Predicted 3D model of a 73-nucleotide RNA (transfer RNA) from Bacteroides sp.
Its mean pLDDT, the model's own confidence on a scale to 100, is 82.
Lineage of the source: Bacteria > Bacteroidota > Bacteroidia > Bacteroidales > Bacteroides.
It matches the Rfam family "tRNA". Rfam's curators write: Transfer RNA (tRNA) molecules are approximately 80 nucleotides in length. Rfam classes the family as a transfer RNA.
The sequence was found in a public genome assembly.
RNA sequence: GCCUCUUUAGCUCAGUCGGUAGAGCAGCUCACUCGUAAUGAGCAGGUCGGGGGUUCGAGUCCCCUGAGAGGCU
Numbered sequence: 001g002c003c004u005c006u007u008u009a010g011c012u013c014a015g016u017c018g019g020u021a022g023a024g025c026a027g028c029u030c031a032c033u034c035g036u037a038a039u040g041a042g043c044a045g046g047u048c049g050g051g052g053g054u055u056c057g058a059g060u061c062c063c064c065u066g067a068g069a070g071g072c073u
C1' cells in the first nucleotide's frame, strides 16, 4: 500500500426484501421466603462508530472518514 470481515442498550449478540430498534445476561421495583438465593411479574436503558447523500421513509443502499481483527505484497 491492497483485500476481506467487524463496529447496534453496561456486556454478548439479533435485526430477512429500506417502513418508525429487539433478545439474553447485568441493573432497578414488586411478589414469593424467617432471610438469602432461585423463580415469577414489571420498569428503565441505545437513535444503530462519526459526517454527508439518495428516498415519503435508511441500522439496512451510495460516498467520505474513525477504530478493531485477519490476510496479501
Base pairs, nucleotide, nucleotide: 001072002071003070004069005068006067007066010025011024012023013022019056027043028042029041030040031039049065050064051063052062053061